Small-subunit ribosomal RNA, central domain from an uncultured prokaryote, 350 nucleotides, folded computationally. It matches the Rfam family "Bacterial small subunit ribosomal RNA". Gene Ontology terms of the family: structural constituent of ribosome and ribosome. The RNAcentral record of the full RNA draws on ENA. The prediction has a mean pLDDT of 88.

Context: one part of a larger RNA
RNA sequence: CUGGGCUUAAAGGGUGCGUAGGCGGCCUGGUCAGUUGGGUGUGAAAUCCCUCGGCUCAACCGAGGAACUGCGCUCAAUACUGCCAGGCUUGAGGGAGAUAGAGGUGAGCGGAACUGAUGGUGGAGCGGUGAAAUGCGUUGAUAUCAUCAGGAACACCUGUGGCGAAGGCGGCUCACUGGGUCUCUUCUGACGCUGAGGCACGAAAGCUAGGGUAGCGAACGGGAUUAGAUACCCCGGUAGUCCUAGCCGUAAACGAUGAGCACUAGGUUGAGGGAACUUUCACAUUCUCUCGGCCGUAGCGAAAGCGUUAAGUGCUCCGCCUGGGGAGUAUGGUCGCAAGGCUGAAACUC
Numbered sequence: 001c002u003g004g005g006c007u008u009a010a011a012g013g014g015u016g017c018g019u020a021g022g023c024g025g026c027c028u029g030g031u032c033a034g035u036u037g038g039g040u041g042u043g044a045a046a047u048c049c050c051u052c053g054g055c056u057c058a059a060c061c062g063a064g065g066a067a068c069u070g071c072g073c074u075c076a077a078u079a080c081u082g083c084c085a086g087g088c089u090u091g092a093g094g095g096a097g098a099u100a101g102a103g104g105u106g107a108g109c110g111g112a113a114c115u116g117a118u119g120g121u122g123g124a125g126c127g128g129u130g131a132a133a134u135g136c137g138u139u140g141a142u143a144u145c146a147u148c149a150g151g152a153a154c155a156c157c158u159g160u161g162g163c164g165a166a167g168g169c170g171g172c173u174c175a176c177u178g179g180g181u182c183u184c185u186u187c188u189g190a191c192g193c194u195g196a197g198g199c200a201c202g203a204a205a206g207c208u209a210g211g212g213u214a215g216c217g218a219a220c221g222g223g224a225u226u227a228g229a230u231a232c233c234c235c236g237g238u239a240g241u242c243c244u245a246g247c248c249g250u251a252a253a254c255g256a257u258g259a260g261c262a263c264u265a266g267g268u269u270g271a272g273g274g275a276a277c278u279u280u281c282a283c284a285u286u287c288u289c290u291c292g293g294c295c296g297u298a299g300c301g302a303a304a305g306c307g308u309u310a311a312g313u314g315c316u317c318c319g320c321c322u323g324g325g326g327a328g329u330a331u332g333g334u335c336g337c338a339a340g341g342c343u344g345a346a347a348c349u350c
Base pairs, nucleotide, nucleotide: 004321005320006319007304008303012318014201015200016199017198021194022193023192025088026087027086028085029084030083031082033081034080035077036076037075038074039073040072041071042070049065050064051063052062053061054060091191092188093187094186095184096183097182098181099180103177104176105175106174107173108172109171110154114150115149116148117147118146119145120144121143125136126135162169163168206247207246208245209244210243211242215241216240220236221235222234223233258317259316260315261314262313263312266295267294268293269292270291271290272289273288274287275286276285299306300305323350324349325348332343333342334341335340
C1' cells in the first nucleotide's frame, strides 16, 4: 500500500463558518481529453517461464519460443466521466403571508430570602452535633417588630417541555438583533455537499488591570473524631464566586455515536404549524410538514443493545485507530503574562 475498523474493546476533531481540493440533479447537441477496441513502432542483453540440447546427474551452461502486464503513433467507437453550448425544476436559495421559543446583546424595574446598621419589646441563654467543643451573648445576644443599606440568585409556573452549531440559555418590561417552522408555489435556475490548512465561537477553574463583595467558600486558623486525621463533622475565613476590559482554549466539551443525501414494518406520546370532514364554530376524527421521547419489525451487533433521530442498506467528503507500560513524557517547533496548550517520539520492558 491492499485490507479492517472508530456507542461500550485502540479510534469522531469541543462546535461552527469557509479556502484549496474531492464529489455532484434531469434533458438535448457538439467535442473526443479520460475510457474502450484494432493496427503499428518500441519495450537492449541477462534474469523469470516453456521446449529442446551440453557437462555421467544436478547446480551450471547453450539454443529457440513466450513474456516483458509499459510507453509512443495511428484508425475507430461514443454508453459513462470531463470540457463547450443550450434548456429544465424535483436539489439549493430568494419572495409574500403567518407563527412558537430560558436564542443573543444592552438598559431599566420587582418581590421573597439572606447579612449588616439603627431604634423598640424582652432578659439568659443562643448556636452547633452522633455526642460535644471552639464560637456568639448582661458593653443585652438568640427571638420578635419597624426603618434603612447592600450584594448575589430568580421559588411556584417547570414538563424524558422549549431555543441554540456547540459551549450553553430560566423573575418582569423595553430597545436592538440571529436562527427555525408552516402555508402559497410567485421568482432564480444546480447557484449544491463535504471541507486539509485558515478564521471565529468555546463550561468551570486560572491569569492581568480596575471595581464590587450579601451568601457560599479552595488556602489558612481553631474545635471535635481518631492509634494518627495534613480528611470526612463543627466554628471562623482569604483568594475566588459578581461586574467591566483583555488573556487562557481545556472538560466524562458525552448521544462516550462527524456532516450531508437517499432507501427500508408499525404502535404510542409531547411541542409547533397546515388541510380535509362536520351546514357553520368548538371539540373530536382523518391526513400532512417540522422538532423532541418511548416501545418495537426486518436487518445489524461479541453482547449489552441499535432499530425512519440506525449502531439497518448504500453513496460522497472530512477526522481518527493499529498491543499494554514507558507517555500525552522527552526533544524540536509554535502559541501564552504565567499556569500551561497544540504538535509529539525513542531506548527499555511485559